The part of an RNA shown here (small-subunit ribosomal RNA, central domain) has 357 nucleotides and comes from an uncultured bacterium.
Model confidence (mean pLDDT): 80 of 100.
Context: one part of a larger RNA
RNA sequence: UUGGGCGUAAAGCGCGUGUAGGCGGCAAGGCAUGUCGGGUGUGAAAGCCCUCGGCUUAACCGAGGAAGUGCGCCCGAAACUACUUUGCUUGAGUACCAGAGAGGGCGGCGGGAACUCCCGGUGUAGAGGUGAAAUUCCUAGAUAUCGGGAAGAACACCAAGUGGGCGAAGGCGGCACGCCUGGAUGGAUACUGACCGCUGAGACGGCAGAGCGUGGGGAGCAAACAGGAUUAGAUACCCUGGGUAGUCCACCGCCGUAAACGAUGGGCACUAGGUGUCGUGGGUGUUGACCCCCGCGGUGCCGUAGCUAACGCAUUAAGUGCCCCGCUUGGGAAGUACGGCCGCAAGGCUAAAACUC
Numbered sequence: 001u002u003g004g005g006c007g008u009a010a011a012g013c014g015c016g017u018g019u020a021g022g023c024g025g026c027a028a029g030g031c032a033u034g035u036c037g038g039g040u041g042u043g044a045a046a047g048c049c050c051u052c053g054g055c056u057u058a059a060c061c062g063a064g065g066a067a068g069u070g071c072g073c074c075c076g077a078a079a080c081u082a083c084u085u086u087g088c089u090u091g092a093g094u095a096c097c098a099g100a101g102a103g104g105g106c107g108g109c110g111g112g113a114a115c116u117c118c119c120g121g122u123g124u125a126g127a128g129g130u131g132a133a134a135u136u137c138c139u140a141g142a143u144a145u146c147g148g149g150a151a152g153a154a155c156a157c158c159a160a161g162u163g164g165g166c167g168a169a170g171g172c173g174g175c176a177c178g179c180c181u182g183g184a185u186g187g188a189u190a191c192u193g194a195c196c197g198c199u200g201a202g203a204c205g206g207c208a209g210a211g212c213g214u215g216g217g218g219a220g221c222a223a224a225c226a227g228g229a230u231u232a233g234a235u236a237c238c239c240u241g242g243g244u245a246g247u248c249c250a251c252c253g254c255c256g257u258a259a260a261c262g263a264u265g266g267g268c269a270c271u272a273g274g275u276g277u278c279g280u281g282g283g284u285g286u287u288g289a290c291c292c293c294c295g296c297g298g299u300g301c302c303g304u305a306g307c308u309a310a311c312g313c314a315u316u317a318a319g320u321g322c323c324c325c326g327c328u329u330g331g332g333a334a335g336u337a338c339g340g341c342c343g344c345a346a347g348g349c350u351a352a353a354a355c356u357c
Stems, first nucleotide, its partner, number of pairs: 004328003007311002012325001015205003021199003025088006034080001035077008049065006092192004096187003103181005111155001116150007126137002165172002211254002213251004220247002225242001226240003265324006273302011285290001306313002330357003339350004
């Protein structure tokens, strides 16, 4: 480079915004960039191919021809492509109305249950814990129970798993409230008019948990650590006590990873149905917290064609097509070394080879 691929075999960047680039709706006109046709010049010689000839033949050599898929110039075509002009509205967007939602940020307020600790009352010999025990707590009064107080963290039921909602992803959940703010959806009309669109190398931004820096906080839980058991041993699984880091908060923060999963990149179009659910619009019936029908947008299950190695996917495609990006090329060595960039560090990103099977 050509070709094949990427749910589970190697392979979709964890997610978004967007630069360059690639790709780009309908109609008409112009032009002639690509494209196509014709002509012409060039495309050295030798070689390859064809014909004829010279060495007894061949190899070899000589002569002529053809070819040389290319390029330049000239003339022409105008469907497609590029450019340009004009117009259009279906792609895209703006305005208006409506309702849904744990979407995000900040702030304040109060809420109840539980755990722990402290004080006080009742009360007496046990309590904990396990497969069984022990470490442990308790006559200085434990466990249990009642009252009061403190503090921190998390919000049972509602609430879903036949799987609700929102968010690009990570993710988001007590109640009521205030302020700021993002997005999606439905509806009717009006407007802009396709360098307004799709994708997106770099770049930039967000990014669970753990971890790091500074300061706070610390009830419960709990790596590390200690003890008791178990065991041949037990640096574990089980138990106890203690309990540090951490978990929580703040900040100018840092890190930038994950089975970051639907192991399935994004966009558009097309291709049987059935059934549930969420939001919303219209219609009918009845008025009831409702039922039925039709539509749009999400989210599940089943299933036809088709696809698939099979499993399975199946209008939320892994079907049928087009556009753009990313990635893959035997296993190990290795997501490692070296180098570079980033980081306080931990480490991250990029990324080989020898050798070996």
The full RNA is in RNAcentral, with records from ENA, Greengenes and SILVA.